[in-house]
RNA sequence: CCCUUAGAGUUUGAUCCUGGCUCAGAGCGAACGCUAGCGGGCGGCUUAACACAUGCAAGUCGAGCGGGGGAUUUCGGUCCUCAGCGGCGGACGGGUGAGUAACACGAGGGCAUCUGCCCUUUGGUGGGGGAUAGCCGGAGGAAACUCCGAUUAAUACCGCAUGUGGCCCACGGGUCAAAGUCUUCGGACGCCAGAAGAGGAGCCUGCGGCCCAUUAUUUAUUCCUAGUUGGUGGGGUAAUGGCCUACCAAGGGUACGAUGGGUAGCUGGUCUGAGAGGACGAUCAGCCACACUGGGACUGAGACACGGCCCAGACUCCUACGGGAGGCAGCAGUGGGGAAUCUUGCGCAAUGGGCGAAAGCCUGACGCAGCCAACCCGCGUGUGUGAUGAAGGCCUUCGGGUUGUAAAGCACUGUCGAGGGGGAAGAAUACUGACGGUAACCCCUCAAGAAAGCACCGGCUAACUCCGUGCCAGCAGCCGCGGUAAUACGGAGGGUGCAAGCGUUGCUCGGAAUCACUGGGCGUAAAGCGUCCGCAGGCGGUUUGAUAAGUCGGGUGUGAAAGCCCGGGGCUCAACCCCGGAACUGCAUUCGAAACUGCUAAGCUCGAGUACGGGAGAGGGAAGUGGAAUUCCUGGUGUAGAGGUGAAAUUCGUAGAUAUCAGGAGGAACACCGGUGGCGAAAGCGGCUUCCUGGCCCGAUAUUGACGCUCAUGUACGAAAGCGUGGGGAGCAAACAGGAUUAGAUACCCUGGUAGUCCACGCUGUAAACGAUGAAUGCUAGCUGAUGGUGCUUCUACCGUAUCAUUGGCGUCGCUAACGCAUUGAGCAUUCCGCCUGGGGAGUACGGUCGCAAGACUAAAACUCAAAGGAAUUGACGGGGGCCCGCACAAGCGGUGGAGCGUGUGGUUUAAUUCGAAGCAACGCGCAGAACCUUACCCAGGCUUGACAUCCUGAGAAUCUCAUGGAAAUGUGAGAGUGCCCUCGCAAGAGGGAGCUCAGUGACAGGUGCUGCAUGGCUGUCGUCAGCUCGUGCUGUGAGGUGUUCGGUUAAGUCCGGCAACGAGCGCAACCCCUGUCGCUAGUUACCAUCAUUUAGUUGGGUACUUUAGCGAGACUGCCGGUGACAAACCGGAGGAAGGUGGGGACGACGUCAAGUCCUCAUGGCCCUUAUGUCUGGGGCUACACACGUGCUACAAUGGCGUCUACAGAGGGCAGCGAGACCGCGAGGUGGAGCAAAUCCCUAAAAGGACGUCUCAGUUCGGAUUGGAGUCUGCAACUCGACUCCAUGAAGUUGGAAUCGCUAGUAAUCGCGGAUCAGCAUGCCGCGGUGAAUACGUUCCCGGGCCUUGUACACACCGCCCGUCACACCACGGGAGUUGGCCGUGCCCGAAGCCGUGACCCGAAUCCGCAAGGGAAGGCAACGCCUACGGCUUAGUCGGUAACUGGGGUGAAGUCGUAACAAGGUAACCAAGGG
Repeated sequence: CCCUUAGAGUUUGAUCCUGGCUCAGAGCGAACGCUAGCGGGCGGCUUAACACAUGCAAGUCGAGCGGGGGAUUUCGGUCCUCAGCGGCGGACGGGUGAGUAACACGAGGGCAUCUGCCCUUUGGUGGGGGAUAGCCGGAGGAAACUCCGAUUAAUACCGCAUGUGGCCCACGGGUCAAAGUCUUCGGACGCCAGAAGAGGAGCCUGCGGCCCAUUAUUUAUUCCUAGUUGGUGGGGUAAUGGCCUACCAAGGGUACGAUGGGUAGCUGGUCUGAGAGGACGAUCAGCCACACUGGGACUGAGACACGGCCCAGACUCCUACGGGAGGCAGCAGUGGGGAAUCUUGCGCAAUGGGCGAAAGCCUGACGCAGCCAACCCGCGUGUGUGAUGAAGGCCUUCGGGUUGUAAAGCACUGUCGAGGGGGAAGAAUACUGACGGUAACCCCUCAAGAAAGCACCGGCUAACUCCGUGCCAGCAGCCGCGGUAAUACGGAGGGUGCAAGCGUUGCUCGGAAUCACUGGGCGUAAAGCGUCCGCAGGCGGUUUGAUAAGUCGGGUGUGAAAGCCCGGGGCUCAACCCCGGAACUGCAUUCGAAACUGCUAAGCUCGAGUACGGGAGAGGGAAGUGGAAUUCCUGGUGUAGAGGUGAAAUUCGUAGAUAUCAGGAGGAACACCGGUGGCGAAAGCGGCUUCCUGGCCCGAUAUUGACGCUCAUGUACGAAAGCGUGGGGAGCAAACAGGAUUAGAUACCCUGGUAGUCCACGCUGUAAACGAUGAAUGCUAGCUGAUGGUGCUUCUACCGUAUCAUUGGCGUCGCUAACGCAUUGAGCAUUCCGCCUGGGGAGUACGGUCGCAAGACUAAAACUCAAAGGAAUUGACGGGGGCCCGCACAAGCGGUGGAGCGUGUGGUUUAAUUCGAAGCAACGCGCAGAACCUUACCCAGGCUUGACAUCCUGAGAAUCUCAUGGAAAUGUGAGAGUGCCCUCGCAAGAGGGAGCUCAGUGACAGGUGCUGCAUGGCUGUCGUCAGCUCGUGCUGUGAGGUGUUCGGUUAAGUCCGGCAACGAGCGCAACCCCUGUCGCUAGUUACCAUCAUUUAGUUGGGUACUUUAGCGAGACUGCCGGUGACAAACCGGAGGAAGGUGGGGACGACGUCAAGUCCUCAUGGCCCUUAUGUCUGGGGCUACACACGUGCUACAAUGGCGUCUACAGAGGGCAGCGAGACCGCGAGGUGGAGCAAAUCCCUAAAAGGACGUCUCAGUUCGGAUUGGAGUCUGCAACUCGACUCCAUGAAGUUGGAAUCGCUAGUAAUCGCGGAUCAGCAUGCCGCGGUGAAUACGUUCCCGGGCCUUGUACACACCGCCCGUCACACCACGGGAGUUGGCCGUGCCCGAAGCCGUGACCCGAAUCCGCAAGGGAAGGCAACGCCUACGGCUUAGUCGGUAACUGGGGUGAAGUCGUAACAAGGUAACCAAGGG
């Protein structure tokens, strides 16, 4: 300088936390879907290192050599070209990543070495020889190719000479070279032997970078290792070395991870990230490895060689079947595999490489072009104007809104494109440009023309409506949408985001502090080993000196280039490219510093230990001993039961039990003391005595001198149950048996009872082995108990006080998600160890170790879910607790349930029996009244703008009467009739309007059709229960709490007191109405004491009384006493008509039940439209084997019947109530006085009272049913009304289980009235008469209120939830076997080739010899060693597959039970045994 840290959704009713899953970001050699205008840059088989047709990718040199062919020739020659010999190069360049966990790579260091071509330099280059390919002749073969003979050259090959020098050396010496060609005659290029350099190569080495220990008998005889580790001699290499060989020794590696297995080329870097990290290793660059698979060497400076050789193998091709040929992981290209990756292009112009003296040739390296939106970058698809806000689309509250200045229209421009013109740089020094007539630039012409899509729109996450669909079709990254009003599916309109792209899928990093170095945790969420000891390891008190490994600073070398970053420059910009800088946090080396750590030397005493004196203790082991109790045995007493339970039974007992007394036997455990007392590492330890023994505490001095802390692996201990051997066995008691309980009861309860429990020895090694809290050290307020010491005080004791160790309670700071912890930390710090990383699968499988077994320890994965969890909160619930209330129970009275009938419902039936209501809170409910109507249902007959509303057109007054068809609806015909208002007009008359009728047209009407789970309104219910909330404050991270809890009190959250609360609201109460007493006012239709009068308040009169109806008074715990907290209040009393709310009514908080009602009404949506609308006749809602609810009447004597007789209140009345009178046995009829009502009528009140009768019976009870005869209403009483009379006279003799109402003018009982209504009341709503009993009390049932407690419930216990079985699917384990891969052991065979031997054979150059010939070097055959492939054998290990089998997981409505959550109905859980 640059860069610089973001979260969200999802567990719950809500909250905080833990914790996983998911998303938003960036990236890619990508692929797929839809779409697509241009240019630049860059990239392009990630899979089969699978197989490859065809062409090309490494040649060149005639100035090394002889020769062949051709051209030309002035025959002198010159030129071109070619196979071969020879030289240099084919070890570079290019490809790929199979193998490799290794000195392969990376950064650094080292040396015992080699090095063609190149640079510098020294010296030399003399003189000879013999061959050979080619060519020629011959032979074999299909071919590839090979063989024989003759001849020939060299910069090919071989001696000799020389020796500056090099190498070897025993220091005497030995040994080693060379080549020429061209020439312009100057020289040039070579050659040989050295020296030096540069570049390259080789080898060695400390360090660094993957996974698995379920790959190790844990430090070594036990794991790996036999050339293994080292030495000596020899060999080999350019060179060190077990690199190889012989011999000797027995070493070497390894928990700081050997060996084995899996995976992988390594790096610069790339992607991501704030960084630290994590993941990756395409393109470009460095290194390595490989070249069909395996082995091998040759040549060479360099290879064990991609386009060389030999062998073996697999595969492919040719063949005349004898034999041959081949290797694209070079560039293109083909097939195959795959989701997927290009042209069989141009050029050597540039850069670079090989050869050449050069010209030049070669170069799929390279430069370019082609294909592909694969990626990055840039540009465009027009610009301005344009409101009747056009048309169309979509929505709509029907007004309009939106698409939208968008379009059209008008004006303009020309990027890009097409045609034409002109035209580079890249090239140097001249020739020379594939790209390419390309880029760029300029001019002219053309014309808005050719150029926009994709995804999304429920939340996360920017963006909303309509239609379709109806848990279907479908969507979905997570949560989740869809079951008739879907912003979530599909379409459309609109919108949002990106844009020549956009989405999807896959993968990486991020978010994820979710492996935490930076930067997490472990009491209850996952997580402290059951406990101690302790080796290695880690860490370690205090002082001084020395050192310099760590540490810190400076210098030097290195850290390739590219990349990243910064600055500058070049393509019009950018991407891209170029230049410079910085950086590369590292490694090595050197110089310094000395605080800290380490090492070292010498000390110290505070840590730790030792010695001395005291102390407490169920600490451990062994031996002995004691009493109580249970059981059993013997004997005595004694008799019918005992025992056991919720109740019983099994069981024991007349063969004498239980009970009781005495004696005896035997085993086990030790009451009281006994205590959040003691001891121990934990497990654990309890009568008493003795012996042996470990640890701890206190005190004061002395002594050692850091000797300490922790502890992987390891050793030891380790409850109960269990196992082995041998004892013992009283009680208890798994298993087992029986009895109960139960639907069942393999349980809970009971009666028995075996292992076991006890002892000895050995094993097992686990527990909710818990403080769910590892060990150690230091520090950090207190208060109050307990245990064991010591000091001070005191004469001693007690008390008090101080201190050390141990053990409890409370609490400050602090910590914690909260609960809580809090000097015994879960606080503040340090050290060491162990452990955790979502739930399930699973502490399971496999493997291993241990065990006699049971089993223990170690310890996964597939698959599956979006949660699983902790703490706390509010509710709800509990077969939890406390307090309280209610006709809730109890105490009473009367009923229901039995009978008959009424009525409603279910069911059944039916053409229809219309519909709704369903526990309480449906069922005499909607219905305050179904013969028609009502009526919604059924059958039949009609109508279609309609029975009803509005608008339009035409006609007509409305209306009435008659006839006729029809069951009616309705149809047909005839007649009478002409109104009201306005205008014009003299009038006649005309026109218009209101209202009504008819006809027509279409908008529309109509629907008791569906949805009460789309709604309003109204209603029920908890419940007239006492609750439900708010503001501010306080408190808690928060949900929330507080207030509203608490102590009293009340009918009451009523009031008082207290209190981090103070106030307030909706409820309670009061205010309202009726009723109870009195007063005032007012007296008609009411009343009548006094006066008169009458049959009669009838009349006069009066308003006192009664009464009516308006206004008031009165009651407030006001007064007295007591209790209580000096309160609220309660109890008692006085007075009073009434006393503590006087009695009754209206009045119903926040809310609950998706409670009820779309059929009262209103209303969204859907549906019907000659019908699901509408009209009419008839039928049905009244059916009837049956079941239930609710009522009436009874069963009788507290009664029935008969006669006589008394006393209400509240209502109603004009299409009404209807008196007196008369008729009828009666229902009723005739008739019509009075009354729109304190006047008249309904109107008789009944029970009651008096008298009489009946005498306990199916009756003088009871009245059903049936027959007959009537009355009334009504168009009409058949289906299907009420009532009357006569006759008939059923069941029923007080009602099983069960169940309802009521606490005073109440229950019970008695009658009266009203609404509805033509008629119809046992129902409903009211009214008065007569008029009780009982309440000890709150244990229990039901409902409710408050507080508290537990909870795994929150759809809230009608909750939640477990396991087997059955069915379907999925992955996994075992499995007789079977089949592959990999890696070993032993043996056999043994190609090519190197090395060794090489006596047979061959043997030009040199030597001897005149020659023949001989010798020697050398070669070959052959043999030996090693060894690839192959074969046989035997182990190990990892897979595939398998009849069958085992558990596991998942799956809207299966079976059996009820284990867990509340005291879950036997507290739960942990370990073990049985079912």

Small-subunit ribosomal RNA from an uncultured prokaryote, 1475 nucleotides, folded computationally. Its Rfam family is "Bacterial small subunit ribosomal RNA".